Model confidence (mean pLDDT): 86 of 100. Guanidine-I riboswitch aptamer from a Frankiales bacterium, 93 nucleotides, folded computationally. The organism belongs to Frankiales, within Bacteria.
This record gives sequence, C1' cells and structure tokens, in this order.
RNA sequence: GGGGGGCGCGCCUAGGGUUCCGCCGGCGACGGGUCUGGUCCGAGAGGUGCAAGCGCCUUCGGCGCUCCACGGCGGGACAAAAGCCCGGGAGGA
Repeated sequence: GGGGGGCGCGCCUAGGGUUCCGCCGGCGACGGGUCUGGUCCGAGAGGUGCAAGCGCCUUCGGCGCUCCACGGCGGGACAAAAGCCCGGGAGGA
C1' cells in the first nucleotide's frame, strides 16, 4: 500500500404507531391514536449488563483495555408507525 472477514445478544429508555385491552362517542352497526395509558415495535451514532477479541499474570483462574461517530431524500416490514431495516448507506467535513 492492497485485498478479505468480523463488529453479537439480553434488559431498559428516547421515540413510535393502533393488533389487543382500556378510555371516549354512538340506540346500534360501528367510529376515534388530533385518546394520557397497558400489551406491542424500538436506537451504529442513547443507558445498562453479558458475551467476544486482545494484552499481562502467580494460568482449570485473575487483572486490564475495547477509541471515534455530522448524516438526507426515498423505499421496506409487521396491525401500523418510528431514532426499527435499507444504513457507521448516499452525501458532508
């Protein structure tokens, strides 16, 4: 200098909508998320824990380290939407 591979998961939150519950309207069928909420979805650039990797040691274990990160339009899924996925993308400095 070039090429390839890896960068995980749980819990929670910011946030999100409306499948279910609740709430509201309606005589009823039904309607309402421009209904605070519970269920539900949910962050690369949020929190937390675990794993993993590397280094060292007195090695069936112990200790330490794991930096940085501005970001569209548009599209996709689920009931639907989103900071979810496309995406550490396009682009920018």